[in-house]
This record gives sequence, structure tokens and C1' cells, in this order.
RNA sequence: AGCAAGUUAGUUAAAUGGUAUAACGUUGCACUACGGAUGCAAAGGUUACGAGUUCAAAUCUUGUACUUGCUA
Repeated sequence: AGCAAGUUAGUUAAAUGGUAUAACGUUGCACUACGGAUGCAAAGGUUACGAGUUCAAAUCUUGUACUUGCUA
């Protein structure tokens, strides 16, 4: 320099163009002499950042940035 894949909650990952979910973690409550485990509940997301298409975009198109891999 070229090509490919990827970027979603604190972390790891889902999600046929149609209400953004789960697990772990965090917080509260129950339980316990205390804690752990367990059960219930809650908080936590401008879906990397812009632009476009569409009635509607995490999803399609495109630019930028970053990460990983391959080729030279």
C1' cells in the first nucleotide's frame, strides 16, 4: 500500500428492515447469627462517529476512525 472481517449495557454475545435482548457483573429486597449460595426486582444502550435510501435502519448503501487477519 491492497484485500477481508469486525465495532451493540461494565464484560462476553444475540437480534428476518418493524417494542434493542440474554448471560455474567453492579444495586436493592427476601433468606442467614454474619457471609456465601439461592430466589425476586431494578438500574445500566444517543447499537464506534457522520451522510444517504426507506413509512420505519443495529440491520441496506456510503465516508471516516479504530481493532484483527491475509497478501505484497

Background:
The RNA shown here (transfer RNA) has 72 nucleotides and comes from Flavoplaca austrocitrina. Model confidence (mean pLDDT): 82 of 100. The RNAcentral record of the sequence draws on ENA. Its Rfam family is "tRNA". It is annotated as a transfer RNA.